Overview: The RNA shown here (transfer RNA) has 72 nucleotides and comes from Desulfallas thermosapovorans DSM 6562. The same sequence occurs in records of 3 taxa. The sequence is in RNAcentral, with records from Rfam. It matches the Rfam family "tRNA". Rfam links the family to the GO term triplet codon-amino acid adaptor activity. By type it is a transfer RNA.

């Protein structure tokens, strides 16, 4: 230099147009003589960034930044 994945909660990730979710982690209570384990409820997110398209975008479409990987 061209190409192709991937960016969504603290960590693993699902979800490809109209409720932002799981699982683990985190709090609080409940159980224990404690703690763990178990059981209940809960808090946490500009969906990597800016533009388009759309009545409506985490989702399509551009570029662009990270990071991985293939080609030269």
């Nucleotide at each position: 230099g061209g190409g192709u994945g991937c960016a969504u909660a603290g960590c693993u990730c699902a979800g490809g147009g109209g409720g932002a979710g799981a699982g683990c982690a985190c709090u609080u209570c409940c159980u224990u003589g404690a703690c763990g384990c178990g059981g209940a409820a809960g808090g946490g997110g500009u969906c990597g960034u800016a533009g388009g398209u759309u009545c409506a975008a985490u989702u399509c479409c551009u570029a662009c930044u990270g990071c991985a990987c293939c080609c030269a």